[in-house]
RNA sequence: UUGUUUUGAGAGUUUGAUCCUGGCUCAGGAUAAACGCUGGCGGCGCGCUUAACACAUGCAAGUCGAACGGAUUUAUGUUAAUUCAUAGAUCAGUGGCGAACGGGUGAGUAAUACGUAGAUAAUUUGCCCUUCAGUGGGGGAUAGCCGAAAGAAAUUUCGAUUAAUACCGCAUAGUUUGUACUGUACGCAUGACAGUAUUAUAAAGAAGCAAUUCGCUGAAGGAAAGGUUUGCGUCUGAUUAGUUUGUUGGUGGGGUAAUGGCUCACCAAGACAUCGAUCAGUAGCUGGUUUGAGAGAAUGUACAGCCACAUUGGGACUGAGAGACGGCCCAGACUCCUACGGGAGGCAGCAGUGGGGAAUAUUGCGCAAUGGGAGAAAUCCUGACGCAGCGACGCCGUGUAAAGGAUGAAGGCCUUCGGGUUGUAAACUUAUAUCGAUUGUGAAGAAUAUAUGACGGUAGCAAAGUAAGAAGCUCCGGCUAACUACGUGCCAGCAGCCGCGGUAAGACGUAGGGAGCGAGCGUUAUCCGGAUUGAUUGGGUGUAAAGGGUGAGUAGGCUGUUUAGAAAGUCACGUAUUAAAUUUCACGGCUUAACCGUGGGUGAGUGCGAGAAACUUCUAAACUAGUGUGCAGGAGAGGCAAGUGGAAUUCCCGGUGUAGCGGUGAAAUGCGUAGAUAUCGGGAAGAACACCGGUGGCGAAGGCGGCUUGCUGGACUGUAACAGACGCUGAGGCACGAAAGCGUGGGUAGCAAACAGGAUUAGAUACCCUGGUAGUCCAUGCUGUAAACGAUGAGCACUAGGUGUUGGUACAUAUGUAUCGGUGCCAUAGUUAACACAAUAAGUGCUCCACCUGGGGAGUACGGUUGCAAGACUGAAACUCAAAGGAAUUGACGGGGGCCCGCACAAGCGGUGGAGCAUGUGGUUUAAUUCGAAGCAACGCGAAGAACCUUACCAAAGCUUGACAUUAUAUUGAGUCUGUAGAAAUGCAGAGGCCCUUCGGGGAGAUAUAACAGGUGGUGCAUGGUUGUCGUCAGCUCGUGUCGUGAGAUGUUGGGUUAAGUCCCGUAACGAGCGCAACCCUUGUUGUUAGUAGCUAGCCGUGAACCUUGUUUGCGGAGUUCACUAGCGAGACUGCCUUGGAUAACAAGGAGGAAGGGAGGGAUGACGUCAAAUCAUCAUGCCCUAUAUGUUUUGGGCUACACACGUGCUACAAUGGAUGCCACAGAGUGAUGCGAGCAGGUGACUGUGAGCUAAUCAUUAAAGGUGUUCUUAGUUCGGAUUGUAGUCUGCAACUCGACUACAUGAAGUUGGAAUCGCUAGUAAUCACAAAUCAGCAUGUUGUGGUGAAUACGUACCCGGGCCUUGUACACACCGCCCGUCACACCAUGGGAGUUGGUAGUUUCUGAAGUUUAUUGUUUAACUGGUUUUCCAGAGAACGUAAUCUAGGGAAAGAUUAGCGACUGGGGUGAAGUCGUAACAAGGUAGCCGUAUCGGAAGGUGCGGCUGGAUCACCUCCUUU
Repeated sequence: UUGUUUUGAGAGUUUGAUCCUGGCUCAGGAUAAACGCUGGCGGCGCGCUUAACACAUGCAAGUCGAACGGAUUUAUGUUAAUUCAUAGAUCAGUGGCGAACGGGUGAGUAAUACGUAGAUAAUUUGCCCUUCAGUGGGGGAUAGCCGAAAGAAAUUUCGAUUAAUACCGCAUAGUUUGUACUGUACGCAUGACAGUAUUAUAAAGAAGCAAUUCGCUGAAGGAAAGGUUUGCGUCUGAUUAGUUUGUUGGUGGGGUAAUGGCUCACCAAGACAUCGAUCAGUAGCUGGUUUGAGAGAAUGUACAGCCACAUUGGGACUGAGAGACGGCCCAGACUCCUACGGGAGGCAGCAGUGGGGAAUAUUGCGCAAUGGGAGAAAUCCUGACGCAGCGACGCCGUGUAAAGGAUGAAGGCCUUCGGGUUGUAAACUUAUAUCGAUUGUGAAGAAUAUAUGACGGUAGCAAAGUAAGAAGCUCCGGCUAACUACGUGCCAGCAGCCGCGGUAAGACGUAGGGAGCGAGCGUUAUCCGGAUUGAUUGGGUGUAAAGGGUGAGUAGGCUGUUUAGAAAGUCACGUAUUAAAUUUCACGGCUUAACCGUGGGUGAGUGCGAGAAACUUCUAAACUAGUGUGCAGGAGAGGCAAGUGGAAUUCCCGGUGUAGCGGUGAAAUGCGUAGAUAUCGGGAAGAACACCGGUGGCGAAGGCGGCUUGCUGGACUGUAACAGACGCUGAGGCACGAAAGCGUGGGUAGCAAACAGGAUUAGAUACCCUGGUAGUCCAUGCUGUAAACGAUGAGCACUAGGUGUUGGUACAUAUGUAUCGGUGCCAUAGUUAACACAAUAAGUGCUCCACCUGGGGAGUACGGUUGCAAGACUGAAACUCAAAGGAAUUGACGGGGGCCCGCACAAGCGGUGGAGCAUGUGGUUUAAUUCGAAGCAACGCGAAGAACCUUACCAAAGCUUGACAUUAUAUUGAGUCUGUAGAAAUGCAGAGGCCCUUCGGGGAGAUAUAACAGGUGGUGCAUGGUUGUCGUCAGCUCGUGUCGUGAGAUGUUGGGUUAAGUCCCGUAACGAGCGCAACCCUUGUUGUUAGUAGCUAGCCGUGAACCUUGUUUGCGGAGUUCACUAGCGAGACUGCCUUGGAUAACAAGGAGGAAGGGAGGGAUGACGUCAAAUCAUCAUGCCCUAUAUGUUUUGGGCUACACACGUGCUACAAUGGAUGCCACAGAGUGAUGCGAGCAGGUGACUGUGAGCUAAUCAUUAAAGGUGUUCUUAGUUCGGAUUGUAGUCUGCAACUCGACUACAUGAAGUUGGAAUCGCUAGUAAUCACAAAUCAGCAUGUUGUGGUGAAUACGUACCCGGGCCUUGUACACACCGCCCGUCACACCAUGGGAGUUGGUAGUUUCUGAAGUUUAUUGUUUAACUGGUUUUCCAGAGAACGUAAUCUAGGGAAAGAUUAGCGACUGGGGUGAAGUCGUAACAAGGUAGCCGUAUCGGAAGGUGCGGCUGGAUCACCUCCUUU
């Protein structure tokens, strides 16, 4: 360079919504797993993770007779004879080899380990292979056996006797050992190699007729296996910082296979450690395994390599090899046997047992294969191994059927009752046979010619034949694929997170249906992933967690320009290694796969070799841009010390002077007639420095302010003389460090924690006031913290501009330009979650330091360091929550601000609240007093009218297909009338007997049965509809566009204006919709049309009266002038004029006009709010009821009455009462009706009855006017209450109607706090009518008559609209929320002590054993002597002593764990107590540090911060 292969997913959850930060949780994979439900077969694997707890029983290491002497025995022969011989077999012992392998476990071990790469010139090696040489000649014992003895046993002792490949001398040896020396073209050094001299060492035989074979000895080499050693790597804790005395090194002995303090003597005083020593905790290490895109993270089961261990601790022996799992000795614990004297044992070998535990298998078969030991071999041994058994524990494969089959069967479930679904699913038909079961046959694995197979009659093959024998588990609210019904009713329960359940639960339980996986499926546990949530790849620190309070500086890290060299880093090449298995690729073998085999590949890291030289590094030489020095200037509250000044406060003295002063929201405490305050003069003392003064200056930060002097630090500008990288950062350490506080000594004017008193208050340990001590000040020590803030570490470089200010400089001088340093503001790019930052970066890069990793617990506990103390620094865990948080958005709210409106206040008029009565409500009562309505927006409301009815309530009496509806079947003399019982409903008796007809029957009714009716029963928080309210307030939205990551914004804001989001102007908006307004009705003016039942001016006729030729009045004709009626029109639009305004909208005034700026009134109610009201108007889901919660009847109740409230009526009187006379309306109503007139009655009313189905008839309007009377009184006011007598309605006025007459004649003399209505034809006042209605209004709804006062104005109360601001609120201030106390539970700190563990130190004792010593005892080989059955020597054994030492005892401490009366705070917990600290200016702005006080939140003092609202001023900026 090319090619190939591989290669990254998110979601839920904080909010009303949004973006971000940030944690929690889920989807995936994995496991030596366990548990629940279920379970056909086969293959390949795996199977005590806990008690390295204790172990019954059996087996797991023996073998060799061709090393040896023997014993037993078999066969044959033989003998008197187990007498001998031959052949064979078996066996104890001596001897050899093996037993150090194989197998198990992971306790210990953080380095005597492991991994990797080296070293060994500092080393060993039996068996095996190769080569060379040798194997001569002797000696003395001993086990066994035999005899004797002790003991329960284990076992042991004595005597006699015997062999060897057992043991011991001698000979031989020269490349081995030691010593001395020489050489070399060797090596990084000790050294290696070669040579010379000298010295010390060997041996064994056996089998065979034999050949020969197997052995034995010495030496060299090899192979394979060890020992030792070096570099690098290998967990956590600093709340473990110092450790070490054989310790570090040297010299010399000793020891070892070998180096070495390995050990000893002496000498020196070193060695290790912040690059983490020591100590503590945890842990076998690795190849690998799991996961991951990778980097990593976690892990070390099986298999393989290494290590360590074998009941605990110690020790050596043997041996080539061990300090030895199935050997020995000792000590400890435990178990067993015992004759009590003493002995025996070690499953972390294979099975198995108990125990522990959620949990892990057979006391199997076989040496057939592979491998191992012994042997010459046959062979023997082998719980290694090969197989089988048990277990769905894992992976893989396979089956439980296939094709057809609609009437879409039955059953189940749902249903809108039509149907849908289960579902081609089943039944049924057809064909087939993988597995299983049956029968038959039957391997490979055997290597080898014969023999040999545990598995195993297994795998495989064949046959026959039946769909027969074989499916479950989890889930179905979102994440996450899959929905309905019933039950339950914040219960039972679910839940991985969010969360579900309080009567319509897709979330609980069950069923049907569905989804997923499938001999499994779920759950739990653990690991990785997702998590870029520790970030090398790949994060952050202004406000979310996070910059150290500041500086100079040590180690360390990083470091300017040029040249040359080196080659440590770096890069590339080669080579070696990185065991195998694993992984990956290809191919192959089991029917496939899992599994297995063969071959190839990748390969980090490390060593070695030879290279390159850009960069880093190192060495050398140079440079001047960084840095520093020099020289010349000016600026400054920089620091320290000394001196000094004036104003003010307070105090003292004196004068003048008199009754108050002082203080507050208002007061009081306090001071004052003993003379205060005020004022003048004099004096004293301490502290602080007005104006200048300024987002001005200086300093590293804290911080620094009168003036003068002295000493002194730093920065800046200019210059470019000197040095020549001398630089940057900076862990630890050091220094500085506001206020408060502490120690000592001074000082003390003012101020002022604590404290005292006075107020305020429910309280007031506060805010306010009067006093007042520490303190504040000085000197000198300590403390070391703050919102120590720009909440922004330091340094360097780069990246548009504009405009101020401050200190310099340059330019021949400018209101200027340029430049260096500092300090502000605006703004582009860029950045940011946004806010914002923007050359003084939070932009773009580099270097170094500090810090963060969810909230709370907690900056707490313990420990340590420090301080006189207060405290500071360092700094956890258990437990608990699913959030905590940042910025911005929309609302809502504020005892925030601005603007505006409203009978909101104000100005007025009249009321309510007091009395009596009416009426409604509460409460109480009752058999029942039916129900609903509840601040405004319930209370003369539903109810436009409860004596029965109504009626829903109560009592009693009845009915049960029903009072009412529909249908079906069957039967049928229905309704009606009379009598009788009864309170009635109802029952009984009698009478009577419907309509149509095609003559079959049909209709209406009744009776019986069955479906069903019925419910004013519940739920207005399941609903529809309707209604109230904010509010007739001016608002509420949309489309497109634009802006913003987004929620959203803009439009709709702004300047004016309006009753109005009404209109105008401006404007990234342009338009539109629902509202506003208008259109509708009505009142006010007028024209026209019409003219009866309305009207009557003129005309005609006629009558009546009178004051008589006239007036008044009636009737008729006639008419339609007027009034009226009711259709259609006109009219008002800021149209006209003036002024103001922006030439606008609009406003003010005027003219004309019936009316003037919306002419008056009504109807009309936007988006929405209040789970507002109503299931009792009606409708309706669900629930409940069904001889009653339905229905009928009678009677009662809704009308009760100590009391409280609302709404009214009538009054309290003279603007009045009573009474006579005289007037003037409108709108309505009327046939079971309105009822004139006449008559009767005091009257209510009665009798009679014209007219009227209505502009025709019926209805006195009252206040008012005008007379008379009353004369201020509880009255000629007021009329309650009561008595008597009546009228009317009605089946019926007792409970419980209205009215009339007569009589009676109560309270009340204008109404406390408080509160309501009303702005003009209004309030006030007066009457009339209607609905409901048999009767019953002071209520309601309408109608007209008479007819005012006041409004300066918007500071305040209430409500509302718009803009803006703050917010920790969003159920939205009736919000949120803090702390003590009380109760329950949980974990935790302290705690007198107490009980254990661990590792050391000191000291005593001390087994076995090695080593050393040895005067005691014993002693075959060899040597010497000679008295040769002896003596001596050398050597050896035993004994004894010493050193070391396991273990044990004692002591003082350290450390760690358990328990612990009591005690401290913390956390959690639907409805406890006290307050209200915080969030709005949170009602005293809040917060930080510190001190002090207080039940508690907290208060106060001192200093600091803005992360404070509001108003004003100043400064700066932008535009002109």
Molecule: small-subunit ribosomal RNA
Organism: uncultured Lachnospiraceae bacterium